The RNA shown here (c-di-AMP riboswitch aptamer (ydaO/yuaA leader)) has 126 nucleotides and comes from a marine sediment metagenome.
RNA sequence: UUUAAUUGCCAAAUCCUGACGAUCAGGAGCGGGGGAACCAUCUUUUGGGGGGGCAUCGCCAUAUGGCGUAAGGUAACCUCAACGGCCCUAUCCCGGCAGCUAACCUCGCAGGCAUCGUUGAGAAGA
Numbered sequence: 001u002u003u004a005a006u007u008g009c010c011a012a013a014u015c016c017u018g019a020c021g022a023u024c025a026g027g028a029g030c031g032g033g034g035g036a037a038c039c040a041u042c043u044u045u046u047g048g049g050g051g052g053g054c055a056u057c058g059c060c061a062u063a064u065g066g067c068g069u070a071a072g073g074u075a076a077c078c079u080c081a082a083c084g085g086c087c088c089u090a091u092c093c094c095g096g097c098a099g100c101u102a103a104c105c106u107c108g109c110a111g112g113c114a115u116c117g118u119u120g121a122g123a124a125g126a
Base pairs, nucleotide, nucleotide: 007114008113009112010111014028015027016026017025018024029109030108031107032106033105034104039099048097049094050093051092052091057068058067059066060065072087073086074085078122079121080120081119082118083117084116
C1' cells in the first nucleotide's frame, strides 16, 4: 500500500419478499417536506425568502486561508452521569414560494470512517 474477514463508530440511511427484464417492484421500520380550523405573525418585495444538517457566529487576513466559538461526536456486554484527553464545527437543495397544522399528499434509506482513559450508579447475566 492492497485484498479479505471480524468487531464496531457517525448518520434517518436497516430488514424482509418477489424477481434475475432489475440500475426493478412491493412491504415493515426509521427520517424529512408540503398541507385546515384554532392560535400566531404583521413578515416579505433584485437588500429576496425558505428547507435538510451538530455545522452557528466573531475577528484577522487576502486569493479563500488562519485563529477562536455556539453546537455535535468519542465502542469494547448494555444504559446514564462526571472528569480528563481527542475529533469536528461542512456543504447541499427549492426557485419568487411555503408559520403552526388533523385528514391527506410526497420524498430519502446515501456516504464516510476506526475519535479512549478513569470513576460512580443502574439493569442483565454467570

Record summary
RNAcentral holds the sequence, with entries from MGnify. It matches the Rfam family "c-di-AMP riboswitch aptamer (ydaO/yuaA leader)". About the family: This family represents a conserved RNA structure found upstream of the ydaO and yuaA genes in Bacillus subtilis and related genes in other bacteria. Model confidence (mean pLDDT): 78 of 100.